[in-house]
RNA sequence: AGAGUUUGAUCCUGGCUCAGGAUGAACGCUGGCGGCGUGUCUAAGGCAUGCAAGUCGAACGGAUGCUUUCCGGUAGCAAUAUCGGGAAGUGUUAGUGGCAAACGGGAGCAUAACACAUUGGUAAUCUACCCCGAGGUUCGGUACAACCUGUCGAAAGAUGGGCUAAUUCCGGAUGUGAUCCGGCUGCAUAUGGAGCCGGAUGAAAGUCGCAAGACUCCUUGGGAGGAGCCUAUGUCUCAUCAGCUAGUUGGUAGGGUAACGGCCUACCAAGGCUACGACGAGUAGCAGGUGUGGGAGCACGACCUGCCUCACAGGGACUGAGACACUGCCCUGACACCUACGGGUGGCUGCAGUCAAGAAUAUUCCCCAAUGGGCGCAAGCCUGAGGGAGCGACGCCGCGUGCAGGAAGAAGCUCUUCGGAGCGUAAACUGCUUUUGUACGGGAACACAUUUUGAGGGUACCGUGCGAAUAAGGACCUGCUAAACUCGUGCCAGCAGCAGCGGUAAUACGAGUGGUCCAAGCGUUAUCCGGUCUUAUUGGGCGUAAAGGGUCCGCAGGCGGUUUGGUAAGUCUGGUGUUAAAUCCUGACGCUCAACGUCAGGGCCGCAUUAGAUACUAUCAAACUAGAGACUGGGAGAGGCUCGUGGAAUUGCCGGUGUAGCGGUAAAAUGCUUUAAUAUCGGCAGGAACACCAAAAGCGAAGGCAUCGAGCUAGAACAGUUCUGACGCUCAGGGACGAAAGCGUGGGGAGUGAAUGGGAUUAGAUACCCCAGUAAUCCACGCUGUAAACGAUGAGUACUAGGUAUUGGGAGUGUCGACCCUCUCAGUGCCGUUUACCUAAGGUAACCCCUUAAGUACUCCGCCUGGGAAGUACGGCCGCAAGGCUAAAACUUAAAGGAAUUGACGGGAGCCCGCACAAGCGGUGGAGCAUGUGGUUUAAUUCGACGACAAGCGAAGAACCUUACCAAGGCUUGACAUGGAGCGAAUCCUGCAGAAAUGCGGGAGUGCCCGAAAGGGAGCGCUCACACAGGUGCUGCAUGGCUGUCGUCAGCUCGUGUCGUGAGAUGUAGAGUUAAGUCUUCUAACGAGCGCAACCCUCAUCUUGUGUUGCAUUUCACAAGAAACUGCCCGGGUUAACCGGGAGGAAGGUGGGGAUGACGUCAAGUCAGCAUGGCUCUUACGCCUUGGGCUACACACGUGCUACAAUGGCAACUACAACGGGUCGCGAAGUCGCGAGACGGAGCUAAUCCCUAAAAAGUUGCCCCAGUUCGGAUUGGAGGCUGCAACUUGCCUCCAUGAAGUCGGAAUCGCUAGUAACCGCGCAUCAGCCACGGUGCGGUGAAUACGUUCUCGGGCUUUGUACACACCGCCCGUCACAUCAAGAGAGUCGGUGGCACCUGAAGCACCCCGCUCGGGGAACUAGGGUGAAAUCGAUGAUAGGGAUGAAGUCGUAACAAGGCACCGGUAGCGGAAGCUGUCGGUG
Repeated sequence: AGAGUUUGAUCCUGGCUCAGGAUGAACGCUGGCGGCGUGUCUAAGGCAUGCAAGUCGAACGGAUGCUUUCCGGUAGCAAUAUCGGGAAGUGUUAGUGGCAAACGGGAGCAUAACACAUUGGUAAUCUACCCCGAGGUUCGGUACAACCUGUCGAAAGAUGGGCUAAUUCCGGAUGUGAUCCGGCUGCAUAUGGAGCCGGAUGAAAGUCGCAAGACUCCUUGGGAGGAGCCUAUGUCUCAUCAGCUAGUUGGUAGGGUAACGGCCUACCAAGGCUACGACGAGUAGCAGGUGUGGGAGCACGACCUGCCUCACAGGGACUGAGACACUGCCCUGACACCUACGGGUGGCUGCAGUCAAGAAUAUUCCCCAAUGGGCGCAAGCCUGAGGGAGCGACGCCGCGUGCAGGAAGAAGCUCUUCGGAGCGUAAACUGCUUUUGUACGGGAACACAUUUUGAGGGUACCGUGCGAAUAAGGACCUGCUAAACUCGUGCCAGCAGCAGCGGUAAUACGAGUGGUCCAAGCGUUAUCCGGUCUUAUUGGGCGUAAAGGGUCCGCAGGCGGUUUGGUAAGUCUGGUGUUAAAUCCUGACGCUCAACGUCAGGGCCGCAUUAGAUACUAUCAAACUAGAGACUGGGAGAGGCUCGUGGAAUUGCCGGUGUAGCGGUAAAAUGCUUUAAUAUCGGCAGGAACACCAAAAGCGAAGGCAUCGAGCUAGAACAGUUCUGACGCUCAGGGACGAAAGCGUGGGGAGUGAAUGGGAUUAGAUACCCCAGUAAUCCACGCUGUAAACGAUGAGUACUAGGUAUUGGGAGUGUCGACCCUCUCAGUGCCGUUUACCUAAGGUAACCCCUUAAGUACUCCGCCUGGGAAGUACGGCCGCAAGGCUAAAACUUAAAGGAAUUGACGGGAGCCCGCACAAGCGGUGGAGCAUGUGGUUUAAUUCGACGACAAGCGAAGAACCUUACCAAGGCUUGACAUGGAGCGAAUCCUGCAGAAAUGCGGGAGUGCCCGAAAGGGAGCGCUCACACAGGUGCUGCAUGGCUGUCGUCAGCUCGUGUCGUGAGAUGUAGAGUUAAGUCUUCUAACGAGCGCAACCCUCAUCUUGUGUUGCAUUUCACAAGAAACUGCCCGGGUUAACCGGGAGGAAGGUGGGGAUGACGUCAAGUCAGCAUGGCUCUUACGCCUUGGGCUACACACGUGCUACAAUGGCAACUACAACGGGUCGCGAAGUCGCGAGACGGAGCUAAUCCCUAAAAAGUUGCCCCAGUUCGGAUUGGAGGCUGCAACUUGCCUCCAUGAAGUCGGAAUCGCUAGUAACCGCGCAUCAGCCACGGUGCGGUGAAUACGUUCUCGGGCUUUGUACACACCGCCCGUCACAUCAAGAGAGUCGGUGGCACCUGAAGCACCCCGCUCGGGGAACUAGGGUGAAAUCGAUGAUAGGGAUGAAGUCGUAACAAGGCACCGGUAGCGGAAGCUGUCGGUG
């Protein structure tokens, strides 16, 4: 620092996503050690148990233990024992009393506030303990606990009587000082403080000690620390919260407080707050700081520190220096526990712990040794504060799991092109080390001061021994993003952060191997910041991408011309104070390092105060005229309003003329018309709109404005330069205007014309077209307030070359005057067309804009932040209504979009071509038959081919074979290939069973090579075993090769250069020309390649050569050559290319025909011709055999043959070919047969012989228009041929039979000359043949083409596009089904905070009685109740819309002129998209 993702590709806009860092985390897999930190984020939910606040006997009276001692009694001689009492000492402590308990510890409910932070103030205040200063401590008294004795109660506890102490309480004295009152002085001044004088008021307590003294006590001043109050500034979201407020704002008096104050009360006044956001709603403890970021910022407020708030929920006061009090009190409520049912008790948001909740968060541990706190003179006691340990990889930091050597490289696993490669020096093995571990030994600091005191802890640390020993995983490997192979799976299972992967060859799923990155962790999830300039202050935009308000006026606000002076608010500089510590940065130091900690310095960008500076802004004062305005003058204009006025036209009515149609359309019909229309002439009536002029014209703020005249009225421009003197610009809110449609009331109504009716069209036609026609359109008054209200471009000012046209004004020249011309100001257009000029800089994603900016700058306003949901819902405001303005979310989605590019497409345009149409000739479609296909049938009817580009196609030959199908019978290393072993040569003849395959036999017979022989080898056959064979099984969408088609169409590209941000363009466009991207010319292009053409074959002419089997003046065959090139002439054309005509010539403009098929398209066809990857079958999906089938037959389609007849049929006679084929062959003559054919076997390996007769044609005769002497199907009979075999199922012949058919509907095919048409002949395949097919050959031999409007196909250019799988495209709406979220909804349920009324505990102060306790009252009040509203949420039959969902229904609205151009506003109508009217826009 960026990257992926919209497209066929491109640039831009724009969202989504990723890579980074972080966490009080959680989850998954894994887990060796230590240090330092950290650990209920949820239920401020409930809590068992233990502990967390006590201490003082040096305040006090008791009680009690022990010790000593004294007195008395009893026993004893006594010592002594025992009982009772007293004293002293020493302990303990229930109670009184003092201090503490208001700290420490926890939590974040409430709170948007002086709660907090920063800064000031308190002359408006308080302060126990502590420190400093001054002064004092006198005389008395009365109680209440404890204790004793009763009573009640289950308990908790309550209560009567009696005694008693004090540092408890009370009274008197004293009064430095304090407070209050009065007076005086001087200071300050809204209050106050200091000094002096006088008056009034109210103090005290002791304890210890032999003592000295110590501690305590009272009054008072000061300090320190602490606390209260006030102030300025800062402090989240919503305006779909816009008005709020009665103690409210202020005053007076009083009360209250430590203290100011409506803090409270009474009275008086009517104020106070608010767009600089009051009030309301939601959310939230605030800060130091923490995370991130380059910063500005954004997010957060765990741990640590400061402040605040809370302590089961709510209220209240008491005590006290301090509380309205976490482990105090009273009351109410909920909950829990005990109970003898009467009544009581409790408050872990202290430390542990428990239940619950939850994705989730620890031990009912040790110690007061240290630090600190409370009490105490002290010793000391207490301290879940704190110090430590435990648990958790929760985080940060550090260490380890070994180190060195060790193969061209073990085994194993994986891959493999089978050669090998990888894991890999990795392991084994050898040597070394010992952090860690373990065992043993030693052993701290933390303890201060002379002694004592260590929970942690026998811990840290040190030494020695042992032994590589105890210690590696997780995620990922398609791109982003470092790292890939194999197998399995087969749109399944699954993955996925985004793009996306998976439908049989998945680097994306699962596994294995390998690799990559981190590492005691690694990933995932969640959240925050970043990336994101994607809210833009730094640092974005608004013509077309989202975005300029429809227009103007204008208050607040923001901004503002020139000069001088003053002030110093902003601004700048210096000083001072503060900005707690921790955190952060820098340096040093301490734990072995680090994390962590200690010390020092810096910083914390803020606030306050003070001293200065004065350029700019501000402000005050004075001036100026360039901005703005006023005045004078003559002109321009569809500017507005009102009242009149004119002619043309339409329609209606009246009258005349006149007769059968008119009207309307693509064509028609409805309609009008013999009751006289239309047409035409005259008259009358009425309404609406104003032709020509007219223009890119003019005016207006916009909407908008047009006959002519008059009246009223507004604005702008120009000229003069007379006046004012910054008076200006913009403008939230606000106001006014505002097309069309629409609404209300009243008129009017000719034409047009939503709705509606009818006629057409259509599958339908709620449309387009036609005939009618209501509202409306018009006027007056009132509403509505929206448009594609558009230049899709806010207003103002200034600056930045011009040219040209036009409107208005002025000046100059000129003229008698005008026109013209030149200059200038203001406006409106253009940079273009026939030819000149044919915009520059700059900007823009591009298109384009360019002095009328979208350029360069400034000021102000409005608006935008992915698409959809949606300009919708809810709420509010406006409206008579229609509706308008304001304006979300859930949910859904990875895009939506702009401009430009290349294609493709268009029922867009232009040019051109083709048997494409047209002009012609002959067919198909109808019949019969043949053949192929579909369908049906079948055991099987094997398979493939399906518009053009399948269908007489693969198949140039299905009776068996072919054959792939079916039935039956058989085989299993196999019918075929290679390799091993054994036996036998091979081979031939033959029997039995069987349909055959096959099975079981019999016989004959040995060869070749080496070798003397034995034996071995080659080849062939048989047997056995295993590797394997085999498959017309699947995939033509895994492939090669080959082929069809567009199309023999003229196209398809490249290199370099140039243009463009780029995709791309240019070249290859234009003008001509051609069959042609053929050629010429011009040209930012110059060249080149594949195609075109030519080169090749053949036919046509000639020459030469050769020549048997051919010929005989020649033909013919073969070979070699010549010839044709627009070469020549004329004309046209640009002097070109080329075109038209002509000559010559066998042939003339490519001479005819063939071969030859560019880049590519159709996932076109073929795995069944062949080859081939993968999959699959293996006693079968392989192989063999017999028979059957591929030939079936209601039917449908394609391709043909034969016909329907007289241009014919039949009969007889007579001519003229060419290409080819032939030895398993062609087969002559001759003979037989009506014939097919048979016999025969000459000749021929072919210019020799044969097939071989050509047929149509010609001549003559018959037929005479008929189902025929046409036509030949079908059927019967008799034969012939091939073949192992003609039943299924061959061909041919003869006799007999004699069907349909009389020229073929819609539609459709071929052909442009030796062509079509007609006629016959050959050949391949082949035993034969279903061939009427295919492919060649010759014979006879036409017609027509005006032309390119139309159909089809193609080429080039251009245009539009929402298409790119490319129009067989894309795409809209209803309906049906499923799911989801949100709104409405008769209602129902709940929450919240107020209001009104009723009730009302404890409690402070108040009033009364009483004064020792106490009793009563009224007010306020937590709570409770009732009621009407508000607001938030939950739920709800139902109806409506929205979103989403591989293959539902109906249509076809949009994109091309989308087949009626589309769209905006509005109104009506319709299953639906939509249609129509009216005005507007061009996108």